[in-house]
């Protein structure tokens, strides 16, 4: 310098004006007005997992149903994270894995192919019998054969030899694989090694199934408190000796008149709480490879409920196109125009996944050049 891998971060800045929401303050009898502070995110999103919290259910155990699935650790918990193992990809940094069991049983294996799981004679190889012959061989039949060809993602170990009519783990050596025993290392998954065995056992469990472990249900419209009106129950009172109501407060008067008043519990509308300080963020330090944990200091800044957090303008910043100038050809300066994403709290938290204009930082790997 070029290419790549991994991790982290930002995601417009300043000002003016207008506007919105919570809280607080001031003026006002009230309506209302004014002011101050604060006011979305890395994903607030999808609502896919896991927990807190709330209500309901619940002696204990089991069945059904659902979930998880290498090993060790972290965590409140998890399908998350960290480390390691195994398998796969990459020269490498590094990445990917829906990673228990296929000798418990059942099922399935498209297309092609003769045959797809105790398989399979399509071509082919071979003994024997018969026929033909131009004497090289050819054909038919009874049988034998999984060595070769061919199909396929996959054809029932590989190479070499012995053997045979031809062949074949039929037998032998080595290798691969499987199982068992032992030794060494590791907490473990597993790794390394030695011996023995029968000679070989396909794949699929995101097919049923088996094994181990985990899981009660519903969700802030959870739930709690207060509580008009209407209806209900009870008590009192009243129906011409007239309760009560209207005529702005009182008296008189006038009018209407059969209900009215109080209490009670349940509880609708509505209001308030739940509501935001929490498994919280930052810095330092200690333990740990790490995830993470301990300690000390420090910070806290949305809580709406038809649902606020926005808009316009100016200057600047960033990116792109075009034009002009300049140049030591890397670029630099000036001007016009366009663009600056995805998205948006609604009980809270930990994750996962998905979306995202543009930009920044760090570490590592490969290639090349120079020293």
């Nucleotide at each position: 310098u070029g290419g790549g891998c991994u991790g982290g971060c930002c995601g417009g800045g300043c000002g003016a004006c207008c506007g919105c929401g919570u809280u607080c303050c001031c003026c006002u009898c009230a309506c209302g007005g004014g002011g101050a502070c604060c006011g979305a995110g890395g994903a607030a999103g999808g609502u896919c997992c896991g927990g807190g919290c709330u209500c309901c259910a619940c002696a204990g155990g089991g069945c059904a149903g659902g979930g998880u699935g290498a090993u060790g650790g972290c965590c409140a918990a998890c399908a998350g994270c960290c480390a390691u193992c195994c398998g796969g990809g990459g020269c490498a940094a590094c990445c990917c894995g829906c990673g228990g069991g296929a000798c418990a049983g059942u099922g399935c294996c498209a297309c092609a192919g003769a045959g797809a799981a105790c398989a399979g004679a399509c071509c082919g190889c071979c003994u024997c019998u018969c026929c033909c012959c131009a004497c090289g061989g050819g054909g038919a039949g009874c049988g034998g054969c999984a060595a070769g060809g061919g199909u396929g993602a996959a054809a029932c170990g590989g190479u070499g030899g012995u053997g045979c009519a031809a062949g074949a783990g039929a037998c032998c050596a080595c290798c691969a694989g499987c199982g068992c025993u032992c030794c060494g290392g590791g907490c473990g998954a597993c790794c390394g090694g030695a011996g023995c065995g029968g000679c070989u056992a396909g794949g699929u469990a995101a097919a049923c199934c088996c094994c181990a472990c985990c899981c009660g249900g519903a969700g802030c419209a959870a739930g709690a408190u207060c509580g008009a009106g209407c209806a209900g129950u009870g008590u009192g009172u009243g129906a011409c000796c007239g309760a009560g109501g209207g005529c702005g407060g009182c008296c008189c008067g006038c009018c209407c008149g059969a209900g009215c008043a109080c209490a009670c519990g349940g509880g609708u509308a509505g209001a308030u709480c739940g509501c935001u300080c929490g498994a919280g963020g930052g810095a330092g330090u200690c333990g740990g490879c790490a995830a993470c944990g301990g300690c000390u200091c420090u910070c806290c800044u949305a809580g709406a409920u038809g649902g606020a957090u926005g808009g316009u303008c100016g200057c600047c910043c960033c990116g792109c196109c075009c034009c002009g100038g300049u140049u030591c050809c890397g670029g630099c300066c000036g001007g016009u125009g366009c663009g600056g994403a995805c998205a948006g709290a609604a009980c809270c938290c930990g994750g996962c996944c998905u979306a995202c204009a543009g930009g920044c930082c760090a570490g590592c790997c490969c290639a090349u050049u120079c020293g």

A computed fold for a 371-nucleotide RNA from Nocardioides sp. Soil805, annotated as Bacterial RNase P class A. Its mean pLDDT, the model's own confidence on a scale to 100, is 77. Lineage of the source: Bacteria > Actinomycetes > Propionibacteriales > Nocardioidaceae > Nocardioides. It matches the Rfam family "Bacterial RNase P class A". Rfam links the family to the GO terms dimeric ribonuclease P complex, tRNA processing and ribonuclease P activity. By type it is a ribozyme. About the family: Ribonuclease P (RNase P) is a ubiquitous endoribonuclease, found in archaea, bacteria and eukarya as well as chloroplasts and mitochondria.